RNA sequence: UGCAGAGUAGGAGGCAUGCGUCAAGUGCUACGGGAUGGGAAGUUGCCUGUAGACGAAAGGUUUAGCCUGCGAUAUGCCUUCGCGUCCGCUGCC
Numbered sequence: 001u002g003c004a005g006a007g008u009a010g011g012a013g014g015c016a017u018g019c020g021u022c023a024a025g026u027g028c029u030a031c032g033g034g035a036u037g038g039g040a041a042g043u044u045g046c047c048u049g050u051a052g053a054c055g056a057a058a059g060g061u062u063u064a065g066c067c068u069g070c071g072a073u074a075u076g077c078c079u080u081c082g083c084g085u086c087c088g089c090u091g092c093c
Stems, first nucleotide, its partner, number of pairs: 002092004010081009019071003028052007038087003042083001058068004
């Protein structure tokens, strides 16, 4: 020098434990903020604040509560997928 590769945020699926089912959460819109391979700038996506609109699946048993469901529900673990540019890192030549 050349070739190959790994790793982010996060997505999907599975399992477990919760929360809600007396409607919080999720999702949507507008305007802000933030973090985003080891470094730089940055895209997609992600998280978050405020405001607005929308508004869901219950059933069984019942003393209590429990069980089966349901929710674009939360967290953890596992599997899998996962940076376009420059430099860096690993392997080979």

Model confidence (mean pLDDT): 79 of 100.
Predicted 3D model of a 93-nucleotide RNA (THF (Tetrahydrofolate) riboswitch aptamer) from Firmicutes bacterium UBA3936.
Its Rfam family is "THF (Tetrahydrofolate) riboswitch aptamer". Rfam describes the family as follows. Tetrahydrofolate (THF) riboswitch was first reported for Ames et al. as an RNA motif in 5' untranslated (5'-UTR)regions of folate transport and biosynthesis genes in Firmicutes genomes.
The sequence was found by an Rfam model in a public genome assembly.